[in-house]
RNA sequence: CCGCGCUAGUCGGGGAGUUAGCGGUGCCCUGUAUCUGCAAUCCGCUACAGCAGGGAUGAAUCCCGGCCCCCGGAAUCGCAUUGUGUCGUCUGACCCCGGUAAGCAGUGAUGAUGGAUCGGUCCUGCGCAACGGGUACCCGUGAACCGUGUCAGGCGGGGAACCGAGCAGCACUAAGCGGGCCAGCCCGUGUGCCGCAGGGCUUCCGCUCCUGAGCCGGCUGCCGGGGUAACGGGCAUAAUGCGGUCUUCAAAGGCCGGUGCGCGG
Numbered sequence: 001c002c003g004c005g006c007u008a009g010u011c012g013g014g015g016a017g018u019u020a021g022c023g024g025u026g027c028c029c030u031g032u033a034u035c036u037g038c039a040a041u042c043c044g045c046u047a048c049a050g051c052a053g054g055g056a057u058g059a060a061u062c063c064c065g066g067c068c069c070c071c072g073g074a075a076u077c078g079c080a081u082u083g084u085g086u087c088g089u090c091u092g093a094c095c096c097c098g099g100u101a102a103g104c105a106g107u108g109a110u111g112a113u114g115g116a117u118c119g120g121u122c123c124u125g126c127g128c129a130a131c132g133g134g135u136a137c138c139c140g141u142g143a144a145c146c147g148u149g150u151c152a153g154g155c156g157g158g159g160a161a162c163c164g165a166g167c168a169g170c171a172c173u174a175a176g177c178g179g180g181c182c183a184g185c186c187c188g189u190g191u192g193c194c195g196c197a198g199g200g201c202u203u204c205c206g207c208u209c210c211u212g213a214g215c216c217g218g219c220u221g222c223c224g225g226g227g228u229a230a231c232g233g234g235c236a237u238a239a240u241g242c243g244g245u246c247u248u249c250a251a252a253g254g255c256c257g258g259u260g261c262g263c264g265g
Stems, first nucleotide, its partner, number of pairs: 001265006009057003012030004020046005034054005063258006072249003075245013090232001092231001093228008102220003106215002114210003118206003122199006128192002130189006137180005147172004155164003
C1' cells in the first nucleotide's frame, strides 16, 4: 500500500419552556436522518446524564474536534401603536362660584345715577261694599186620629122641648214645603282701583323738586377660588411591531486537523 473480517462510533440537530441539573414525549426552527415499549395532574437518568430490547452501517466524502459563515431563537436598549392602572399638587380641556368692565348687546338729555319731601305696597284698629249662609216679612199650600171653630149623618140622654160627646165636610192655623221681597237683623271670608285713624319702612314702586352722564353685568375677554379623571398630558405596566447591540444560543453549509483492532499478501 492492497484484500477480507471486526470493534469504537453513527443512524439527525437546535431554540424556548419544564427541571436542582441532563435527556425525552409535547410546541417552534431547520432538515430528511431505523423499528418496538414508557412519558405533561409527566417518563427515565445523575454530571460519563433518556431507560429497555432489536436492526442497519462501520475507520472514513460519512466518525470526532476547532475555525468561518449564518436560517432561526433568547436577552437588553430606544421608538411607535393599543390596552390597563394611577395622578385634579397637570393645567391643556370641561363645569361651578366670586370679581372686573376692555369690546358687543340693552337702556338713558322725552333725564342715567344719587339726594330730599309726600304717598302706595306692609302691620293694627274701626267701618263700608261685594259674595256666601241664616233669620225676619208677604203670598200660596198645608193636619184621617193624637190643633181650633162650626159640626150634616149617625150615636147617647130625655116623655118632650132640647142637651151631650163627636166622625166626615168646610174655614182658620202649627210644624213643614214652594215662591216673592233683596230695604231690616245675624254670622263668615287669601272678596275690594273703598273710607278714617295710628304705626312702620326706605326692600320695591310712583309723583314733585335738586344735581347732570351714566346705568347694566346678558355674551365675549381678563383675574381669583373650588371641583371633575370624559378627551389631552405625566408616570407605571402588559402585548404587538420596527430599529440597534463589541451580549448569548445556534441547524444546515464551508475549511483545517485528528482517530482503531485482527488476519493474509
The RNA shown here (Bacterial large signal recognition particle RNA) has 265 nucleotides and comes from Pseudoflavonifractor sp. NCBI's taxonomy places the organism under Bacteria, Bacillati, Bacillota, Clostridia, Pseudoflavonifractor. A source record names the gene ffs. It matches the Rfam family "Bacterial large signal recognition particle RNA". The family is grouped with related families in Rfam's "SRP clan". The model forms 92% of the base pairs in the Rfam consensus. The coordinates come from a structure-prediction model, not an experiment, and the mean pLDDT is 76. The sequence is in RNAcentral, with records from ENA.